[in-house]
RNA sequence: ACAAUGGAGAGUUUGAUCCUGGCUCAGGAUGAACGCUAGCGGCAGGCCUAAUACAUGCAAGUCGAGGGGCAGCGGGUGUAGUAAUACAUGCCGGCGACCGGCGCACGGGUGCGUAACACGUAUGCAAUCUACCUAUAACUGGGGUAUAGCUCGGAGAAAUUCGAAUUAAUCCCCCAUAAAAUCGCAGAGGGGCAUCUCUCAACGAUUAAAGUUCCGACGGUUAUAGAUGAGCAUGCGCGACAUUAGCUAGUUGGUGAGGUAACGGCUCACCAAGGCGACGAUGUCUAGGGGAUCUGAGAGGACUAACCCCCACACUGGUACUGAGACACGGACCAGACUCCUACGGGAGGCAGCAGUAAGGAAUAUUGGACAAUGGUCGCAAGACUGAUCCAGCCAUGCCGCGUGCAGGUAGAAGGCCCUAUGGGUUGUAAACUGCUUUUGUAUGGGAAUAAACCCCUCUACGUGUAGAGGGCUGAAUGUACCAUAAGAAUAAGGGUCGGCUAACUUCGUGCCAGCAGCCGCGGUAAGACGAAGGACCCAAGCGUUAUCCGGAUUCAUUGGGUUUAAAGGGUGCGUAGGCGGAUUGAUAAGUCAGUGGUGAAAGCCUGCAGCUUAACUGCAGAACUGCCAUUGAUACUGUCGAUCUUGAAUGUGUUUGAUGUGGGCGGAAUAUGACAUGUAGCGGUGAAAUGCUUAGAUAUGUCAUAGAACACCGAUUGCGAAGGCAGCUCACAAAGCCACUAUUGACGCUGAGGCACGAAAGCGUGGGGAUCAAACAGGAUUAGAUACCCUGGUAGUCCACGCCGUAAACGUUGAUUACUCGUUGUUGGCGAUAUACUGUCAGCGACUAAGCGAAAGCGUUAAGUAAUCCACCUGGGGAGUACGACCGCAAGGUUGAAACUCAAAGGAAUUGACGGGGGCCCGCACAAGCGGUGGAGCAUGUGGUUUAAUUCGAUGAUACGCGAGGAACCUUACCAGGGCUUGAAAGUUAGCGACGAUCCGUGAAAGCGGAUUUCUCUUCGGAGCGCGAAACUAGGUGCUGCAUGGCUGUCGUCAGCUCGUGCCGUGAGGUGUUGGGUUAAGUCCCGCAACGAGCGCAACCCCUACUAUUAGUUGCCAGCAUGUAAUGAUGGGGACUCUAAUGGAACUGCCCGCGCAAGCGGUGAGGAAGGUGGGGAUGACGUCAAGUCAUCACGGCCCUUACGUCCUGGGCUACACACGUGCUACAAUGGACGAGACAAUGGGCAGCUACACAGCGAUGUGAUGCUAAUCUCUAAACUCGUUCUCAGUUCGGAUCGGAGUCUGCAACUCGACUCCGUGAAGCUGGAAUCGCUAGUAAUCGCGUAUCAGCAAUGACGCGGUGAAUACGUUCCCGGGCCUUGUACACACCGCCCGUCAAGCCAUGGAAAUCGGGAGUGCCUAAAGUCAAUAGCCGCAAGGCGUUGCCUAGGGUAAAACUGGUAACUGGGGCUAAGUCGUAACAAGGUAGCCGUACCGGAAGGUGCGGCUGGAAUACCUCCUUU
Repeated sequence: ACAAUGGAGAGUUUGAUCCUGGCUCAGGAUGAACGCUAGCGGCAGGCCUAAUACAUGCAAGUCGAGGGGCAGCGGGUGUAGUAAUACAUGCCGGCGACCGGCGCACGGGUGCGUAACACGUAUGCAAUCUACCUAUAACUGGGGUAUAGCUCGGAGAAAUUCGAAUUAAUCCCCCAUAAAAUCGCAGAGGGGCAUCUCUCAACGAUUAAAGUUCCGACGGUUAUAGAUGAGCAUGCGCGACAUUAGCUAGUUGGUGAGGUAACGGCUCACCAAGGCGACGAUGUCUAGGGGAUCUGAGAGGACUAACCCCCACACUGGUACUGAGACACGGACCAGACUCCUACGGGAGGCAGCAGUAAGGAAUAUUGGACAAUGGUCGCAAGACUGAUCCAGCCAUGCCGCGUGCAGGUAGAAGGCCCUAUGGGUUGUAAACUGCUUUUGUAUGGGAAUAAACCCCUCUACGUGUAGAGGGCUGAAUGUACCAUAAGAAUAAGGGUCGGCUAACUUCGUGCCAGCAGCCGCGGUAAGACGAAGGACCCAAGCGUUAUCCGGAUUCAUUGGGUUUAAAGGGUGCGUAGGCGGAUUGAUAAGUCAGUGGUGAAAGCCUGCAGCUUAACUGCAGAACUGCCAUUGAUACUGUCGAUCUUGAAUGUGUUUGAUGUGGGCGGAAUAUGACAUGUAGCGGUGAAAUGCUUAGAUAUGUCAUAGAACACCGAUUGCGAAGGCAGCUCACAAAGCCACUAUUGACGCUGAGGCACGAAAGCGUGGGGAUCAAACAGGAUUAGAUACCCUGGUAGUCCACGCCGUAAACGUUGAUUACUCGUUGUUGGCGAUAUACUGUCAGCGACUAAGCGAAAGCGUUAAGUAAUCCACCUGGGGAGUACGACCGCAAGGUUGAAACUCAAAGGAAUUGACGGGGGCCCGCACAAGCGGUGGAGCAUGUGGUUUAAUUCGAUGAUACGCGAGGAACCUUACCAGGGCUUGAAAGUUAGCGACGAUCCGUGAAAGCGGAUUUCUCUUCGGAGCGCGAAACUAGGUGCUGCAUGGCUGUCGUCAGCUCGUGCCGUGAGGUGUUGGGUUAAGUCCCGCAACGAGCGCAACCCCUACUAUUAGUUGCCAGCAUGUAAUGAUGGGGACUCUAAUGGAACUGCCCGCGCAAGCGGUGAGGAAGGUGGGGAUGACGUCAAGUCAUCACGGCCCUUACGUCCUGGGCUACACACGUGCUACAAUGGACGAGACAAUGGGCAGCUACACAGCGAUGUGAUGCUAAUCUCUAAACUCGUUCUCAGUUCGGAUCGGAGUCUGCAACUCGACUCCGUGAAGCUGGAAUCGCUAGUAAUCGCGUAUCAGCAAUGACGCGGUGAAUACGUUCCCGGGCCUUGUACACACCGCCCGUCAAGCCAUGGAAAUCGGGAGUGCCUAAAGUCAAUAGCCGCAAGGCGUUGCCUAGGGUAAAACUGGUAACUGGGGCUAAGUCGUAACAAGGUAGCCGUACCGGAAGGUGCGGCUGGAAUACCUCCUUU
């Protein structure tokens, strides 16, 4: 600068991600309907269904200037009469019916039929017609006969009709005239498109007319031309189904004839046998077509209301007549159905015209006004007619416009609603209030345009008629639009929505109910999703819902998609049609491109201008109409024709390769069988067994023989083949590939719908063969069962020949061909003279990788990269590769291949987890090795269950059960029975009072109730303390929800893990770090590394303990020095020691040796009190289990309030057929009993511990002393020594029971502990199974403390005394950690999930049969009517009647086909909170799974044969990459 004005997405599959893919939403539209609501106007629209049936009225007439006439109306005249009136008269205006002319074929309606030259578009008619109109030329002479009407008579209920007489015309007929008309015949010239046609000019023949008249005119006839309208033909365009593949007899063509306005099989006769079809004939179904309209960025898709053009139809079907035009909506005839009238004899009718009615339906208006305008018909005209049209009415049906007020106004009023509630927020400047305005509405008044013509009058120019000018007449809508005035905010707002998509949020009610929902989805007691309210949001006289169309959907993809794994490559080849096609050159100009011309109706869309106050709406102009046709030009590309070429392709020559095919021959090993021999008791088989075989001699061994099938080693990501597939050796035949040479042909090529051929295994047919193996089958096992897996047998089959079948995970899940695009490496065949080296090249077979591609996994010169050509296939999951139909097959079955219905997903790849009857590594009292228990007994204690008025509540695998409870006689206490209280048992605030308390009495089980007596302190004199207390505000609840919560706790687990920042990788979820190699108790540390660092955990820091130093010595200690005692650190004194308690030290793999890069490990070695975190404790990461606790406490919500609160008495929590857990005591001699003797530590103590003494057998009591504690006190047992018991239900064991006591306490009955005497139960070491413990540990022995009046303590928590055994080791069980692998799991294996059966519902297939529908065919019959024939009859004639024939609607009949409904019964399918049986699949899913096929089985399924990896694990081999 030019061109262009135009394109948005979201939700939903998952734990999360990316992709594929469907479903759904946001937009626009409508002839709409429904719900709620409603002030006005303008413009438009209004039966989409039953082309169903229609009452009533109207929708097509007009002309007297064509005619005869005159019934009715008005007038005139005449007669009679005063008049009213009567009669006569077509005399006038006019005019019913009739003859005649024109119109009625337009206008108006509807969309049945029609898939067609119907429509659209473009052509043609040299194959045509055209009334009225226009132009031109010519003519308009003479005659005749009827008929309607009228009149008379008749039939009939009516509709209607018959007979007689008479009459007119622009009715009809005849004659004349006649050419640029028609026909015949010959000539000359020109043109074209084959038949042909034009011009000139000659001859012959045939054919016409109508009048009216005011004399202006209007008509009539012939011909030509035009205009208009119509007819015919053709190219192209214009639905679905191939589960419709063959159709056709006037069919296709010719000759001749007939017919038509005209071409033509349009019709007929004859002849020929053609014609159409995969570029979709024929058939079936559906449908009026177009301009346009809606949508869309466009390309497209959908649609055909209103307006315009065309077509078709007019109750259904047929037929012609008239006419310029019809086979005719408001004409005719016939047939049929239906309705109506009837005197039963006969007749009438056609709203898909405008109104209107019924019916149908979700649904669609007035039985209106006017011809004033526009237009139409007739007429000279006036005019008549016009449901066309113009208007009005009804309806928010749509589009457009206006209004319902505007400004100010905060005590931010009251009320409502919400909240964290003395208060705040919101509704909200909203209201009130003040001021202003008056559109609309109301009232009053004024008031158009649409009207200009025709016609009438006057005038002008020509000369009485045309043209022009002026005046006059005419308005349904309508007193409408519009204008003015008046009062007055006055008359006027709703609908939907508020979880996300999608703008807008809270409270209450409800409690998987009621309900919502477009999709996802809400609702099971705290619902922003249901219902209501408040508030908000969006539109607004409308708002929502429903239905339909386009869009979004690139989700049928021309623009603009795909096919390894998501849906999708045909099993493979050959090849027909078709599509596409190498290099050079010439011609042509079909495709292509450009210019020009014609057409593309109008309206509409778009732009500009204009008119209604604006807009919608309308007018004018322009642009556009992307198309079709014609013509001129261009020639690069494609096509066509011609010529040439060699590189594609093929052929040739010469090597070579191979499990390539077909047929024949041969071979050894193995197996089975048979014979013989040796030989004896088992063999065989399995996880273990059994069935089976065997003393009638098996198995085993040997020899021989027979049979059939398969070919070890070589052997390999090897080789060959189109695929399926092919393996001993050899022969014959046949085919193929590669390489080398570059000799020949000269594009001969590629692909390939249909078609043809080949095509594993199984299976089928016929005939053989039959060793092995082996579906089915039988038996044995296993098992809950086992129609399976395992075992023993075993038939089809497996093998051969011939013929079928035609399918597989027929897979590289990857169609064929061609070209191009970095590399590395191995291998097969050939070539470069030779070579097992090396290297180059061609053709194959593999691995890895760059770029690129891909959703990713991955592919990557053997592409899934970059391009091209052709074919095949896909379009959500299921139903279903099913049904029906067709084709193929002997059958099995195969190929082709739907729908109803149903779901919101189904799916691919990858990620993180979890899981696995997957793998690897590692740890733990996990196993093993040991010691001691539990499970058996009695008792204690807790729990379950049962019982009860109550046996309060909670805890329930591990992680509940001597747990909450570290202590239930009352209290506790929450439970039960009974008796009381109601501002309450307790706490707070406030008026008032002065007591509180104590004593006594009555009643009561007590609580309580009632009564009597007595009675404050301090003071600054204001009051304060303490107590009582009416009333009020507050209470109270161990009631519910631990699944609303806080806090606390258990468990995994003291396991070593869990994360973050930055960076990097990946589209992303995520990964990396944290993995790997070592090492550790440890994610402990080291090394390596796209990671570098960090945090919470680990460890350490803290406490106790083991050693020691220093300091300090009282209540502790006492070596040495003193004193003293019967004796004692008792005393003076001392700090040495023990000890106490404060601060330090000490241990770090620091040293040595070995191994190792290091970290570290090993060895002990040294040293040391202690040696490799010395021992123990406290300490518990991110998280899991909706784990536990609303009854410790706190707290949201809900619930109770003379009770679910509170007080009291009594009872219960202690029950007892039974089951379980945890313990104690035992069963004895490693012991019991008795006697003697010794040694701790932690702790506790004044309503306490108590020395000591005395009493009692004892529990204990009575005195008495010390101690508020290193001072006093509570304090050991096992042990040692000695005696006795001697293996027994005992001198073991102590339950139970009887008696007598002690202590605590208001009180020991239910229901305490202890003591003494007596009694003396079970029990003799404990089944299956199971628990704890690795050193000062287990075991064993006693002691202390908390709670507590006392105690059911054998419990819990601590303390010390004595003091072991064993660990080879990690295969297995359990739990855990890390890495890896598979997954259809993610509520995460307690997962997911398959099929039968049973129940309910839904749609559908088959089916004896039955009821229809449309179309066709054969035969019979045949109305009306055209045509043809005609000898009878009528007529002067034209002609008509009658008769006959052909054809046909319709009717009848026959057989078959197609299609639909119903249907006993029957088949599968789908769906449905909790049904039954099993457990097939997902992990190696517990027998890897799947595909094809065959057999079998309740069912999933099992087995055989062949195939696949879309199988895990392990081992080996080979190859590749890196070092």
Background: The RNA shown here (small-subunit ribosomal RNA) has 1523 nucleotides and comes from a Bacteroidia bacterium. NCBI's taxonomy places the organism under Bacteria, Pseudomonadati, Bacteroidota, Bacteroidia. Rfam family: Bacterial small subunit ribosomal RNA. Its mean pLDDT, the model's own confidence on a scale to 100, is 82.